[in-house]
Context: one part of a larger RNA
RNA sequence: ACCGGCGAGUUAUUCGGACAAGCAAGCUUAAUCCUUUUAAGGGGAGGAGGCGUAGGGAAACCGAGUCUGAAUAGGGCGAUUAGUUUGUCCGUAUAGACCCGAAGCUGAGUGAUCUACCCAUGACCAGUGCGAAGUGUACCGAAAGGUACAUGGAGGUACGAACCCAUGAACGUUGAAAAGUUCCGGGAUGAGUUGUGGGUCGGAGUGAAAGGCUAAUCAAACUCAGGAAUUGCUGGUUCUCCUCGAAACGUCUUUAGGGACGGCCUUGAGUAAAUGAGCGUUAGGUGUAGAGUGCUGAAUGGGCUAGGGACCCCACCAGGUUGCCAAACCCAACCAAACUCCGAAAACUAACGUUUCUUAUCUUAGGAGACAGACAGUGCGGGCUAAGCUGCAUUGUCAAAAGGGAGACAGCCCAGACCGCCAGUUAAGGUCCCAAAGAAUAGGCUAAGUGGUAAAGGAUGUGGGACAACACAGACAACCAGGAUGUUGGCUCAGAGGCAGCCAUCAUUUAAAGAGUGCGUAACAGCUCACUGGUCGAGUUGUACUGCGCCUAAGAUAAUCGGGGCUCAAGCCUAUUACCGAAACUGCGGAUUUAUCUGACGAUUCGUCGUCGGAUGAGUGGUAGAGGAGCGUACUGUUAUAGGUUGAAGGCGGACCGAGAGGACCGCUGGACGAAGCAGUAGUGAUUAUGUCGGU
Numbered sequence: 001a002c003c004g005g006c007g008a009g010u011u012a013u014u015c016g017g018a019c020a021a022g023c024a025a026g027c028u029u030a031a032u033c034c035u036u037u038u039a040a041g042g043g044g045a046g047g048a049g050g051c052g053u054a055g056g057g058a059a060a061c062c063g064a065g066u067c068u069g070a071a072u073a074g075g076g077c078g079a080u081u082a083g084u085u086u087g088u089c090c091g092u093a094u095a096g097a098c099c100c101g102a103a104g105c106u107g108a109g110u111g112a113u114c115u116a117c118c119c120a121u122g123a124c125c126a127g128u129g130c131g132a133a134g135u136g137u138a139c140c141g142a143a144a145g146g147u148a149c150a151u152g153g154a155g156g157u158a159c160g161a162a163c164c165c166a167u168g169a170a171c172g173u174u175g176a177a178a179a180g181u182u183c184c185g186g187g188a189u190g191a192g193u194u195g196u197g198g199g200u201c202g203g204a205g206u207g208a209a210a211g212g213c214u215a216a217u218c219a220a221a222c223u224c225a226g227g228a229a230u231u232g233c234u235g236g237u238u239c240u241c242c243u244c245g246a247a248a249c250g251u252c253u254u255u256a257g258g259g260a261c262g263g264c265c266u267u268g269a270g271u272a273a274a275u276g277a278g279c280g281u282u283a284g285g286u287g288u289a290g291a292g293u294g295c296u297g298a299a300u301g302g303g304c305u306a307g308g309g310a311c312c313c314c315a316c317c318a319g320g321u322u323g324c325c326a327a328a329c330c331c332a333a334c335c336a337a338a339c340u341c342c343g344a345a346a347a348c349u350a351a352c353g354u355u356u357c358u359u360a361u362c363u364u365a366g367g368a369g370a371c372a373g374a375c376a377g378u379g380c381g382g383g384c385u386a387a388g389c390u391g392c393a394u395u396g397u398c399a400a401a402a403g404g405g406a407g408a409c410a411g412c413c414c415a416g417a418c419c420g421c422c423a424g425u426u427a428a429g430g431u432c433c434c435a436a437a438g439a440a441u442a443g444g445c446u447a448a449g450u451g452g453u454a455a456a457g458g459a460u461g462u463g464g465g466a467c468a469a470c471a472c473a474g475a476c477a478a479c480c481a482g483g484a485u486g487u488u489g490g491c492u493c494a495g496a497g498g499c500a501g502c503c504a505u506c507a508u509u510u511a512a513a514g515a516g517u518g519c520g521u522a523a524c525a526g527c528u529c530a531c532u533g534g535u536c537g538a539g540u541u542g543u544a545c546u547g548c549g550c551c552u553a554a555g556a557u558a559a560u561c562g563g564g565g566c567u568c569a570a571g572c573c574u575a576u577u578a579c580c581g582a583a584a585c586u587g588c589g590g591a592u593u594u595a596u597c598u599g600a601c602g603a604u605u606c607g608u609c610g611u612c613g614g615a616u617g618a619g620u621g622g623u624a625g626a627g628g629a630g631c632g633u634a635c636u637g638u639u640a641u642a643g644g645u646u647g648a649a650g651g652c653g654g655a656c657c658g659a660g661a662g663g664a665c666c667g668c669u670g671g672a673c674g675a676a677g678c679a680g681u682a683g684u685g686a687u688u689a690u691g692u693c694g695g696u
Stems, first nucleotide, its partner, number of pairs: 001696006011095003015091009026051003032045005055062002065077004098236002101233001105226006116200009125190001127159003130155001134151007163187003168183004202218001204214003239630006249262005264369001265367006275360001276357002278354007290342001291340002296336002300332004305326001307325002309322004373398010403414003418590004423586003429580003432564003438577001440576006451566001457551002461548004466543005478535005484508003489503003514529001518527002591620013631685001633682006643673001650669005656663002
């Protein structure tokens, strides 16, 4: 891991409710006793007690009333009758209370054969160095003492085996080993190591102290008991079908992943009206969007002008100036969630209407679940007008929703799946091929594979309409020619002659020509432009707007528009028409729920109710959850059943039946039991609990 067993809402009592049955102004026994052929049973006795038949008041007390009160007022609670006992089911409470699961707490005991420390008594430490004190001799010294040489053999002394330990590394890591092996390493006469016997222990011991050790267990050992401790936490909770179907919100909470009440779901009963929903009309209040700047606040420029600064003047008082700062006021322009002289659309409320639905509303009783929400659109707060971010409001979807589209894709678009059909029509989205359906028709645009991802910014890309200017009295471009004179204007300057710089910028001749547009020279010269004529012969130039494109634009598969591939498209825009396309809609057949009508049968307290049908209408996605109807298992009653060695149960196989859980029948196996129906009782249903036992 698989297969097969086992494995989780039980039992008792209390209270509430539903249903059924008995009796009924009453209902009912508990303990106990008697009795009985099956006895944990049946029958009888037993009225103690309980509930009900009267309430009000704190009570005294009064009583269909009573309490409050001064009250005969008003008000509160009552009075017009139905209860009670048992059974089943649902829920509540108390108990282990659906099952498994803590870490822990307390008590009584067991442990120092491991290990920590201690006590008693024993044992052990190859070899080799260094050479303390003391002593001897010699010498020196007045002495104290010193020096040298010997001797001596001290030491938590040195090197190094046994022994004890464990610094580093490698190996080992389902090991040879639940801590080791190998190599290197530390101590090795000491606070040394070790044998044997003994002592101290659970909030206690022992500890050269690491919270270490106390039998592979230690921030409180182990065993048993309290004990099924408790757990708002995690996991699991076993057959089928049918009807309805949520919530992730409000308030409170030592509360925030838990709960209580309310909202939302479900089931029963009841009331019944213009009750509810939708739509319409009318009537309301509001202060949002917008707008505005009268108020409050913010804020720019100007004017006007207090106050201040600076300067001038001044003996003082004063005075003057001001390209400075600036209140108030005025003008212009701008702003506000906590501004409003204004002010929508909506939303909300009410009344009325409605040939839309038809009880959907409301009351009451039982049962819940849920109180972690997610994304998208819209209006906002926080944040960076960041987030698949966070917090609200509102709508939708998902959650609890399958199907079609979006390549794939809970939350987007279309659309809500009762079942069947080799029938039809459509939605979103599509119609060249993959791949169902138009290379559809008409007219444009795009040349970038734009389409098929992006900005500021940039550009004689190209289409459209508009405006302006010039133009057959000849424009624009090109070519030919002219582009002059006073004059080298004046100043400046070494020079300044159109062209370093400053000032002025006139006049003449002209078809036209600046006291000069640029290049150039030391300065001139030279080239050129503006401007003019000629040649040519038809459009040219500019401005803003707008459609589609271009650059800006670097990534890891050739890695891409889903791919192939596409250019008067198979791209984009406008218009038209046909087709495809879903579990939508329609058609045909069937099932089921419910409402209404109806037939037969049975019961009836004559009100109806039940069972089996028929017709019509409306429904039938579904998690948590509420409600309903069933299937199967074991045992019991009926039952000493039907059946069974001419073959029971069980097992294996099979193309049958049922909407399903499931049920027949046949064959083989098996070798002795055992259905079905109607009832009853439960140790009653397993793919999942790191479940548990067995097998492989």